c-di-GMP-I-GGC riboswitch aptamer from Desulforhabdus sp. TSK, 77 nucleotides, folded computationally.
RNA sequence: UUCUCUAAAGCCAAAUCCAGAGUGAUCUGGAGGCGGAAAGCUGCGGGUCUUCAACGAAGACAGCCGGGCUGCCGAUC
Numbered sequence: 001u002u003c004u005c006u007a008a009a010g011c012c013a014a015a016u017c018c019a020g021a022g023u024g025a026u027c028u029g030g031a032g033g034c035g036g037a038a039a040g041c042u043g044c045g046g047g048u049c050u051u052c053a054a055c056g057a058a059g060a061c062a063g064c065c066g067g068g069c070u071g072c073c074g075a076u077c
Base pairs, nucleotide, nucleotide: 002075003074011036012035016031017030018029019028020027021026034063040069041068042067044066045065046064047061048060049059050058051057052056
């Protein structure tokens, strides 16, 4: 410099259960571990979902896809 095929010391944590917040989508903490090489960050484009006084407005999802920013181990020059 390039790559993310294999692996996982370390990292994150699906469903479900418990407690709490919210009208709700959903979120936070604990248990749990389906999975993940960006399952790190970002609502920028699409998508899905929620609420309301609904040709609209305000929200939720980054573990749906794409874009942008950053990056561990390992391999490679």
The sequence was found by an Rfam model in a public genome assembly. The coordinates come from a structure-prediction model, not an experiment, and the mean pLDDT is 78.